Record summary:
A computed fold for an 89-nucleotide RNA from a Sterolibacteriaceae bacterium, annotated as Glycine riboswitch aptamer. Its mean pLDDT, the model's own confidence on a scale to 100, is 79. It was read from a public genome assembly, where an Rfam model found it.
[in-house]
């Protein structure tokens, strides 16, 4: 340094409609969000091959706060990428 742990900060989107339920909530439908998770993307980089040996071609690998919304989420709460501190080394 990295990882685990603790504390703190931490966004976005319908208090949607219908039905059930004493309530917490559940089911269906429509509309939305991206920062748990997950999928995808590069001629920038790396590797291999080809050739006309170059500032070329093909294949493979590879990232995100980009992108997709499967999952998840759309009052509060909870969760929450990421950041700081403690701790640890």
């Nucleotide at each position: 340094a990295a990882g685990a742990a603790u504390c703190u900060g931490g966004a976005g989107a319908g208090c949607g409609a219908u039905g059930g339920g004493a309530g917490a909530c559940c089911a269906u439908c429509c509309a939305c969000c991206g920062a748990c998770g997950g999928g995808g993307c590069a001629c920038a980089c790396g590797a291999a091959a080809g050739c006309g040996c170059g500032a070329c071609u093909u294949u493979c690998g590879c990232a995100a706060u980009c992108u997709c919304u499967c999952a998840g989420g759309u009052c509060c709460a909870a969760g929450g990428a990421c950041a700081g501190a403690u701790g640890g080394g």